RNA sequence: CCAGUCGGCCGGGCGGCCGCGAUGUUCCCGCAUCGAGGAAAGUCCGGGCUCCACGGAGAAACGGUGGCGGCUAACGGCCGCCGGGGGCGACCCCAGGGACAGUGCCACAGAGAUCGAACCGCCGAUCCGCCUUCGGGUGGAGGCAAGGGUGAAAAGGUGCGGUAAGAGCGCACCGCGGCGCCGGCAACGGGGCUGGCAGGGCAAACCCCACCGGGAGCAAGAUCGAAUAGGGAUGACGCGCCCGCGAGGGCAGGGCUCUCCGCCCCAGUCAUCCGGGUUGAUUGCUUGAGGUGCUGCGCGAGCAGUAACCCAGAGGAAUGGCCGCCACGCCGGGGCAACCCGGCCCUACAGAACCCGGCUUACAGGCCGACUGGUGAU
RNA sequence: GAGCGCGUAGCUCAGUUGGUAGAGCAACGGACUUUUAAUCUGUAGGUCUUGGGUUCGAGCCCCAACGCGCUCACCA
Numbered sequence: 001c002c003a004g005u006c007g008g009c010c011g012g013g014c015g016g017c018c019g020c021g022a023u024g025u026u027c028c029c030g031c032a033u034c035g036a037g038g039a040a041a042g043u044c045c046g047g048g049c050u051c052c053a054c055g056g057a058g059a060a061a062c063g064g065u066g067g068c069g070g071c072u073a074a075c076g077g078c079c080g081c082c083g084g085g086g087g088c089g090a091c092c093c094c095a096g097g098g099a100c101a102g103u104g105c106c107a108c109a110g111a112g113a114u115c116g117a118a119c120c121g122c123c124g125a126u127c128c129g130c131c132u133u134c135g136g137g138u139g140g141a142g143g144c145a146a147g148g149g150u151g152a153a154a155a156g157g158u159g160c161g162g163u164a165a166g167a168g169c170g171c172a173c174c175g176c177g178g179c180g181c182c183g184g185c186a187a188c189g190g191g192g193c194u195g196g197c198a199g200g201g202c203a204a205a206c207c208c209c210a211c212c213g214g215g216a217g218c219a220a221g222a223u224c225g226a227a228u229a230g231g232g233a234u235g236a237c238g239c240g241c242c243c244g245c246g247a248g249g250g251c252a253g254g255g256c257u258c259u260c261c262g263c264c265c266c267a268g269u270c271a272u273c274c275g276g277g278u279u280g281a282u283u284g285c286u287u288g289a290g291g292u293g294c295u296g297c298g299c300g301a302g303c304a305g306u307a308a309c310c311c312a313g314a315g316g317a318a319u320g321g322c323c324g325c326c327a328c329g330c331c332g333g334g335g336c337a338a339c340c341c342g343g344c345c346c347u348a349c350a351g352a353a354c355c356c357g358g359c360u361u362a363c364a365g366g367c368c369g370a371c372u373g374g375u376g377a378u
Numbered sequence: 379g380a381g382c383g384c385g386u387a388g389c390u391c392a393g394u395u396g397g398u399a400g401a402g403c404a405a406c407g408g409a410c411u412u413u414u415a416a417u418c419u420g421u422a423g424g425u426c427u428u429g430g431g432u433u434c435g436a437g438c439c440c441c442a443a444c445g446c447g448c449u450c451a452c453c454a
Base pairs, nucleotide, nucleotide: 001374002373003372004371005370006369007368008367009366010365012326013325014324015323016322017321018320020035021034022033023032024031025030037349041360042359044358045357046356047355048354049217050216051215052214055261056260057259058258062213063212064211065210066209067081068080069079070078071077082096083094084093085092086091097208098207102206103205104202105201106200119148120147121144122143123142126141127140128139129138130137131136156174157173158172159171160170161169175197176195177194178193179192181190182189183188221283222282223281224280231274232273233272234271235270236269237268240251241250242249243248253265254264255263256262276453277452278451290309292307293306294305295304296303297302329344330343331342332341333340334339379450380449381448382447383446384445385444388403389402390401391400397434405421406420407419408418409417427443428442429441430440431439
């Protein structure tokens, strides 16, 4: 210098004038302070908070997650590690448990697709028939899983031996199963002995295993106020039985999803639709798992301590416009170069609505750091 | 703010244990007719919204994005 990988950051600054929202102050005019984002977005996950349900235990159903360890309030997030795959490399990707618990599927092609299989082919050692020049030849019974072919996938792979031809049939290495050993918290790794292979893929098909999950959401909820016809229709479950003079008791029934124990309920309760009224105020509301600086611990995600800080809280909703200068970028000219002069652009995605932690997606133009491969010079 | 649904030919829609995507209307050609319509017959037309993933194989299963549509106030 070229090509590339990973991580982080900015996403205009200053001044003047005009304007907008909130709060405070003021009789008013006005003045002071504060005023969007890294994604405020999509609403894909996880929480806080609020209400409903809510007595305990167990089970089922439904939904989600899925290597191991850690971080965290929690997570499907993040960090570190392991295993597999890709890249020369920096590095990147992986829903990465279970296919001897069961069910199901594997189209077309192909002989055969899971109870493996003989289409082409190889052999015909053994047995039977025929021929024979007695060497054998030929047909069959049959043997073979090596080779060809089909397919995404054909019952371990390579090599040597072996055989009639073959074959884990035997052996070596690799792969795989089983049992010890060593290292590691673990996932897992290494090595030993042993078994001749003990049997395909799909679980983002049903399913099994482990773990997690009660439901709804600020249009939650609370207080105050205004108005109207506490109206009508349909449906569901009920108003039951026994004892007692009675108070009451028992059984049944209903609710707590199901079961058991337990609790509650005795006359209306609930759901849907039609009709009627209002379109108000306050609160929840922003001090919070808060951000920033420093120190310490940790490989890291993070954690702890400490210092000062307060940083939008609105009603369908404010944060904008102009000018000047500067920075960045582009173009032209001058200069060996740093740089100077003139002009242009003065900008992307986007817009808080109860609040946080993540993920994902969008983003003009830049900046910084670490690293890899190649080339050249010293 | 919250909760749902849909996207397949020009239009309206089918498409189930995942295995080469169809129907009706429309378009075009031919037949019939003096001609048109109707009818009969044939043909063409698809990135299954987009991008990834699982799988031998995806319209279908999973994830993300994009576009369109629907429903939710309170009182009595």

This is a predicted complex of two RNAs, RNase P RNA and transfer RNA, with 454 nucleotides together. Model confidence (mean pLDDT): 75 of 100. Rfam match: Bacterial RNase P class A. Rfam classes the family as a ribozyme. Rfam links the family to the GO terms tRNA processing, dimeric ribonuclease P complex and ribonuclease P activity.